[in-house]
């Protein structure tokens, strides 16, 4: 440079074929419990779905331009 594949909550992943309010573990915080703690229960908090545009009644999902990472192929030196 060219091709594939991927980016969703801090972190690891979900989310039939476009269809109601994007969830789930873990971390985080608060209470329980416990003589403290841990550990275990209940609860809460926490999103520009990687940016921009498009197509749609309607986009995390489709289409396009970038940014990013991986992983393949190839130039010069």
């Nucleotide at each position: 440079a060219g091709g594939u594949c991927c980016g969703u909550a801090g972190c690891u992943c979900a989310a039939g074929u476009g269809g109601c309010u994007a969830g789930a573990g873990c971390a985080c915080c608060g209470g329980a419990c416990u003589c403290c703690a841990a550990a275990u229960c209940c609860g809460g908090c926490g999103g520009u779905u990687g940016c921009g545009g498009g197509u749609u009644c309607g986009a995390g999902u489709c289409c396009u331009g970038c940014c990013g990472g991986a992983c393949c192929u190839g130039c010069c030196a």